[in-house]
RNA sequence: GGGUCCGUGGUCUAGCUUGGUAGGAUGCUGGCCUUGGGAGCCAGUGGUCCCCGGUUCAAAUCCGGGCGGACCCA
Numbered sequence: 001g002g003g004u005c006c007g008u009g010g011u012c013u014a015g016c017u018u019g020g021u022a023g024g025a026u027g028c029u030g031g032c033c034u035u036g037g038g039a040g041c042c043a044g045u046g047g048u049c050c051c052c053g054g055u056u057c058a059a060a061u062c063c064g065g066g067c068g069g070a071c072c073c074a
Stems, first nucleotide, its partner, number of pairs: 001073007010026004020057001027045006050066005
């Protein structure tokens, strides 16, 4: 330099193909339970969906250009 794949709460991850309220786990906070803690249960909290632009009534999703990472080729 070329090709392929990936980027989503603090962390991990689903959703992307086929556009229509961003979901789960974990973490954190509070409550229940316990002599207390852990575990468990309930509730709450936390997201510029990597960035910019385009298409569209509507974009995490489709298109273009960047940035970053992984692998392969040179």
Molecule: transfer RNA
Organism: Candidatus Geothermarchaeum rappei